The RNA shown here (SAM riboswitch aptamer (S box leader)) has 81 nucleotides and comes from an Acidimicrobiia bacterium. Taxonomically the source falls in Acidimicrobiia (Bacteria, Bacillati, Actinomycetota). The RNAcentral record of the sequence draws on Rfam. Its Rfam family is "SAM riboswitch aptamer (S box leader)". Gene Ontology term of the family: regulation of gene expression. From the family's description: The SAM riboswitch is found upstream of a number of genes which code for proteins involved in methionine or cysteine biosynthesis in Gram-positive bacteria. The model forms 96% of the base pairs in the Rfam consensus.
[in-house]
RNA sequence: CGCUCAUCAAGAGCGGUGGAGGGACAGGCCCUUCGAAACCGCGGCAACCGGAUGACGGUGCCAAUGCCUGAUCGAUGAGUC
Numbered sequence: 001c002g003c004u005c006a007u008c009a010a011g012a013g014c015g016g017u018g019g020a021g022g023g024a025c026a027g028g029c030c031c032u033u034c035g036a037a038a039c040c041g042c043g044g045c046a047a048c049c050g051g052a053u054g055a056c057g058g059u060g061c062c063a064a065u066g067c068c069u070g071a072u073c074g075a076u077g078a079g080u081c
Stems, first nucleotide, its partner, number of pairs: 002080007013042005021031003025070004043062003047059004066073001
C1' cells in the first nucleotide's frame, strides 16, 4: 500500500519559533497579517487498543456536522497480509 470491521451532529487551546497560507479533492462557503501551514513546549478532550471494569500506557484529536453538497471520497482506531 491492499483487505475487513468500527466510528465520524458530542467534546477539548494557550505560549514560543515561523511569516502566507489553510479547511483532503471539485464546486460552494469560511478561517487567516488582530498572524495561515509547519515545528516545539505545556495543557486539554474523547474513542479504540493494552492493562485488572484501576492507576497508567500506545495511537488519535482540540474553528465551523467529515464546514456544506458530490463521489468509485476521506480521516482515525483495531485486525489481517